Background:
This is a predicted structure of a 135-nucleotide RNA (c-di-AMP riboswitch aptamer (ydaO/yuaA leader)) from a Dehalococcoidia bacterium. NCBI's taxonomy places the organism under Bacteria, Bacillati, Chloroflexota, Dehalococcoidia. It matches the Rfam family "c-di-AMP riboswitch aptamer (ydaO/yuaA leader)". Rfam's curators write: This family represents a conserved RNA structure found upstream of the ydaO and yuaA genes in Bacillus subtilis and related genes in other bacteria.
RNA sequence: CGACCUUAGUCGCCAAGAUCGUCCGGAAGGGCGAUACGGGGGAACCACUCAAGUGAGGCGAACUCGCGAGAAUCGCGAGACGGCAACUCCGGCCGUAGCCUGUCAGCUAACCCCGUCGGCGUCCGGAGCGCUCCU
Numbered sequence: 001c002g003a004c005c006u007u008a009g010u011c012g013c014c015a016a017g018a019u020c021g022u023c024c025g026g027a028a029g030g031g032c033g034a035u036a037c038g039g040g041g042g043a044a045c046c047a048c049u050c051a052a053g054u055g056a057g058g059c060g061a062a063c064u065c066g067c068g069a070g071a072a073u074c075g076c077g078a079g080a081c082g083g084c085a086a087c088u089c090c091g092g093c094c095g096u097a098g099c100c101u102g103u104c105a106g107c108u109a110a111c112c113c114c115g116u117c118g119g120c121g122u123c124c125g126g127a128g129c130g131c132u133c134c135u
Stems, first nucleotide, its partner, number of pairs: 011121004018035007036116006046106001055104001056101004063079006080096005087128005
């Protein structure tokens, strides 16, 4: 001097996953309350209404179709959706997981219930455009 790892702090990103107050604790963190954000259940009206079958449903972008080939896994392609740091468009890159309920739930006012995890490191290029500051 450089690389890697670990710890702490700061600034930011994905995501609903945060802020404030108070109590416990050496700290990490946890309890309670308020606010904020997110999700589920739940009338009327409307919708659905048969039979059989592989029950059905929720969170999430994480789905559909075709091909390899004969099921699943897997791979490829197309469409659709999500991320790339205010926003829109074009191009380019990346992702399409995982988990839960337990035979039960359409929508749904009042009302009831639940969550506030986890994972990352800076801003891909062009055009338009927004905000702030300065002259």